[in-house]
Context: one part of a larger RNA
C1' cells in the first nucleotide's frame, strides 16, 4: 500500500461499483422455454348472412385450449467439485473433418400408397397412468418417375509428390430428391439436390503453466505393424493375429494441492502474490452409468438403469432434484428482496401483429468499497459564566460561546418537469412526477473514533499501590506513575475511526 473482508464504537446525503471466501449441504412455495392457425384434422365459445318443419342446418368471421407436425429447448443463465491434462494460454495442421438458421450462385418441386394422435366406445388403477376396438388428416410417414449435379467403384490423360499419395480434365456404368402454405393476382415465405461464402465446433501439434526423491523405477491393448470394425474425421478408438517394444534423475511413476487465461495486488524494477467482479476457454448439473433424437448433446428445469435422500399412497404402486432469480433451514466471523418491468439492449418462435424471455433494464437492503458534498459564513472581549490546573498573581478552554449581521449546498413544502424513443409520421417508459429547474420556509434535522513514556505527532491533576490493569517491540504498575482508571488539555484522521485477518 492493498481486500469480495468481518468485529467494536459512531453514522447526515449523492453518484458509481459490489455482496455465501463456509456445507458441489438440504430444500417448503412462485416464477426462470417457449412459439406457429399463414402446415393438419376435430371441438368449444361468442356473433353474421341464408334456409327452417323453429327443433335445428348451412356458409362465414374472431377467439379459447388440448393432439399430430414445425422451429427453438445444444443459446442465454449459475458453479468451481473435479482436473496437474493438448485442460488452458501461444503459435500452426487438417490432402483426416462436420457446420441448423444466414448470403450468393446453380438446377428442380412429377404422380401416388398405407397409417395414425386427437375423437368416439370399452375395459384397469387409489393415483401416477396404462390397455382393446373403431374413425381422420397433414409441410408426418413409404414406395415409383426424373438426375443437371452429388457420391460409388472402373479404366485413360496431365500436373504435383515426402513416392504412401492427392488434385484437375473428359468417358461408358451403378446408387440417390422433393411439401406445401397465404394471396383476387402480382408475389411472397417454404421444400428437394448441389457449388462457394460466413459462422460454429470437432481432432492434432511445437513451446510454455505448481509443490514432495523422507515417491525410483513405470507399463500388458501396454509400444509398433497387417487387416477389419467404429467415426463427420485421423488413431488401439476397438478387436484378430505378429512382433517386444514404449517412457524415465533434461525426474516417468505415485502422492499432494489447483478450473486456466486476460488480467489484480503490491513494487523504482526484477520480483512475489492472487485469479472475487467484467471478458474468453474448460468441466460439472442429487451421485455413478448408459444411450435416444437431432446439424449439433451423451442434454442444469430430456429420457433408461443403479444407489443415497425425500414426499404421496387404497402397500399393489408412484413423484422429486434451485451449483437459474427471489425465498428457507443449517454451516459461519460473514454476505442482500420470495420486488417491477418487458419501455430499452439481446434471444426464441411467427409473414405478421405478437407471444415468451429472474437474459437483461430498473427499483429495495448493507460506509462493504471508491469519489464528491454538508454538518454553516461573517463580526464579536486585555477575553462572561463553567471546567480544569496554578507559585493563588494568574493561565488555560478562547473568537470558542452568548450577542449582531447574513447565506441556503443539504432538508422540508409547492408549482414545473425531461433525455434514454427510433427508420417519412403516429404510437410505446419499468425506471419516474425520479434527474434537473423555480418559489417559499428554516441554522433550524446533521462528528466521531483513535491516541498523547519512545519508535510516533500529541501532557498535566487526581484516584489506584507488583493490585486493578497496560502492551506491535522496547517494557509499565512494590505511595509523588506523563505508559493503569478518571478529569481537563492537545495530536491524527473524519462520516468515519480503530482491531482482527491475509498478500506484496
Nucleotide at each position: 500500500a492493498a481486500c469480495a473482508a468481518a468485529c467494536g464504537c459512531u453514522g447526515g446525503c449523492g453518484g458509481c461499483g459490489u455482496g455465501c471466501c463456509u456445507a458441489a449441504u438440504a430444500c417448503a412455495u412462485g416464477c426462470a422455454a417457449g412459439u406457429c392457425g399463414a402446415g393438419c384434422g376435430a371441438g368449444g365459445a361468442u356473433u353474421u348472412g341464408c334456409c327452417u318443419u323453429c327443433g335445428g342446418g348451412u356458409a362465414g368471421a374472431u377467439u379459447c385450449g388440448a393432439g399430430c407436425g414445425g422451429c427453438g429447448c445444444a443459446c442465454g443463465g449459475g458453479u468451481g467439485a473435479g482436473u496437474a491434462a493438448c485442460g488452458c494460454g501461444u503459435g500452426g495442421a487438417u490432402a483426416a473433418u462436420c457446420u441448423u438458421c444466414c448470403u450468393c450462385u446453380c438446377g428442380g418441386u412429377g404422380g401416388g400408397g398405407a397409417a395414425u394422435a386427437a375423437c368416439c366406445a370399452g375395459u384397469c388403477g387409489a393415483a401416477a397412468g396404462a390397455c382393446u376396438g373403431g374413425c381422420u388428416a397433414a409441410u408426418a410417414c413409404c414406395g415409383c418417375a426424373u438426375a443437371a449435379g452429388a457420391c460409388c467403384a472402373c479404366a485413360c490423360a496431365a500436373g504435383c509428390u515426402u513416392c504412401g499419395g492427392c488434385u484437375u480434365g473428359a468417358g461408358g456404368g451403378g446408387u440417390u430428391a422433393a411439401a406445401g402454405g397465404a394471396g383476387c393476382a402480382a408475389u411472397c415465405c417454404g421444400c428437394c439436390g448441389a457449388a462457394a461464402g460466413a459462422u460454429g465446433a470437432g481432432u492434432u501439434u511445437g513451446c510454455g503453466c505448481c509443490c514432495g526423491a523422507u515417491u525410483a523405477g513405470c507399463u500388458a491393448g501396454u509400444u509398433g505393424g497387417u487387416g477389419a470394425g467404429g467415426u463427420a474425421a485421423u488413431g488401439g478408438c476397438u478387436c484378430a493375429c505378429c512382433a517386444a517394444g514404449g517412457c524415465g534423475a533434461c525426474g516417468a511413476u505415485c502422492g499432494g494441492u489447483a478450473g486456466c487465461u486476460g488480467g489484480u495486488c503490491u513494487g523504482a524494477g526484477a520480483g512475489g502474490a492472487c485469479g472475487g467482479c467484467c471478458a474468453g476457454c474448460c468441466a460439472c448439473a442429487c451421485u455413478g452409468g448408459g444411450a435416444c433424437u437431432g446439424a449439433g448433446a451423451c442434454a442444469c428445469g430430456g429420457c433408461c438403469c443403479a444407489g443415497a435422500c425425500u414426499c404421496c399412497u387404497a402397500c399393489g404402486g408412484g413423484a422429486g432434484g434451485c451449483a437459474g432469480c427471489a425465498g428457507u433451514a443449517g454451516g459461519g466471523a460473514a454476505u442482500a428482496u420470495u420486488g417491477c418491468a418487458c419501455a430499452a439492449u439481446g434471444g426464441a418462435g411467427g409473414a405478421a401483429a405478437c407471444u415468451c424471455u429472474g437474459a437483461u433494464g430498473c427499483a429495495g437492503c448493507g460506509a462493504c468499497g471508491c469519489c464528491g458534498c454538508g454538518u454553516g459564513a461573517g463580526u464579536g472581549a486585555c477575553g462572561a459564566a463553567g471546567g480544569c490546573c496554578u507559585u493563588c498573581g494568574g493561565g488555560u478552554u478562547g473568537u470558542a460561546a452568548a450577542g449582531c449581521u447574513c447565506u441556503g449546498u443539504u432538508c422540508u413544502c409547492a408549482g414545473g418537469g425531461a433525455a434514454a424513443a427510433a427508420g417519412a409520421a403516429a404510437g410505446u417508459g419499468a425506471u419516474u412526477g425520479u434527474a434537473c429547474c423555480u418559489g417559499a420556509g428554516a441554522a433550524g434535522a446533521a462528528a466521531g473514533g483513535a491516541c498523547c513514556g519512545g519508535c510516533u505527532a500529541a501532557c498535566u491533576u487526581c484516584g489506584u499501590g507488583c493490585c486493578a490493569g497496560c502492551a506491535g517491540c522496547c517494557g509499565c504498575g512494590g505511595u509523588a506513575a506523563g505508559a493503569c482508571g478518571a478529569g481537563g488539555g492537545g495530536u491524527c484522521c473524519u462520516a468515519g475511526c480503530g482491531u482482527u485477518g491475509u498478500u506484496c
Source information
Predicted 3D model of a 504-nucleotide part of an RNA (small-subunit ribosomal RNA, 5' domain) from an uncultured bacterium. RNAcentral holds the full RNA, with entries from ENA, Greengenes and SILVA. Its Rfam family is "Bacterial small subunit ribosomal RNA".